Predicted 3D model of a 74-nucleotide RNA (transfer RNA) from an uncultured Spirochaetota bacterium.
[in-house]
């Protein structure tokens, strides 16, 4: 060069026949329980769903173009 995957919270992922309001565990903050920094329990913050166009009433999901990575063949 050319084929295939992957990209969704700080990290590790789920969402796959397009249809509430985008979520789980870990961590982070606050609070309560304890003598306690630890545990256990409650709440809370945190996402332009890689960017970018398309398609549809309606996209995190389909197409198309970029980037970044993995890996394959030369």
């Nucleotide at each position: 060069g050319g084929g295939g995957g992957u990209g969704u919270a700080g990290c590790u992922c789920a969402g796959u026949u397009g249809g509430c309001u985008a979520g789980a565990g870990c961590g982070u903050u606050u609070g309560a329980a304890u003598g306690g920094c630890a545990u256990u329990c409650a709440a809370a913050a945190g996402g332009u769903c890689a960017g970018g166009g398309g398609u549809u009433c309606g996209a995190g999901a389909c197409c198309c173009c970029u980037c970044a990575u993995c890996u394959c063949c030369a």
Its mean pLDDT, the model's own confidence on a scale to 100, is 80.